[in-house]
Predicted 3D model of a 74-nucleotide RNA (transfer RNA) from an uncultured Clostridia bacterium.

RNA sequence: GCUGGUGUAGCUCAACUAGGCAGAGCAAUUGAUUUGUAAUCAAUAGGUUGCGGGUUCGAUUCCCAUCACCAGCU
Numbered sequence: 001g002c003u004g005g006u007g008u009a010g011c012u013c014a015a016c017u018a019g020g021c022a023g024a025g026c027a028a029u030u031g032a033u034u035u036g037u038a039a040u041c042a043a044u045a046g047g048u049u050g051c052g053g054g055u056u057c058g059a060u061u062c063c064c065a066u067c068a069c070c071a072g073c074u
Base pairs, nucleotide, nucleotide: 001073002072003071004070005069006068007067010026011025012024013023020057028044029043030042031041032040050066052064053063054062
């Protein structure tokens, strides 16, 4: 230098195939339970889907460019 892959909640990952309300588990907070803690149960909060553009009525999803990381080739 070229090619491919990954990037989504504090962490681990879905949703992408076929564009249509952004989710799960753990963690956090609050409450219930308990003499108290843990465990259990219920609820709540937490997201510019790496960044920037384009297409579209509508983009995590499609297209372009770019950044970081990983792998391969030279």
The sequence was found in a public genome assembly. Its Rfam family is "tRNA". It is annotated as a transfer RNA.